RNA sequence: AGUGACAAGGGCAUACCCGUCGUGAGGCGGGGACGCAAAGCCACCGGUCUUCGUGAUUGCGAAGACAGCGGAGCCGCCGGAG
Numbered sequence: 001a002g003u004g005a006c007a008a009g010g011g012c013a014u015a016c017c018c019g020u021c022g023u024g025a026g027g028c029g030g031g032g033a034c035g036c037a038a039a040g041c042c043a044c045c046g047g048u049c050u051u052c053g054u055g056a057u058u059g060c061g062a063a064g065a066c067a068g069c070g071g072a073g074c075c076g077c078c079g080g081a082g
Stems, first nucleotide, its partner, number of pairs: 003079002011036002016031006034068001040074002044071003047066008
């Protein structure tokens, strides 16, 4: 630099349930595991969603949510073969 084995040590945690915060999308904590080699960080681009306003043709504006939807950027554990 590249790569991801039915390896080892470890890591994260979907749906759902409980508690709590939020108008909401959702967040956090606990339980729980569908999966994940970046399912680590980050709203910069696209996307989806929520609330409010406007408007009447499915749009425009504002404020938000999602990183486990894709991309960019940053950082990183372990290791066979090359």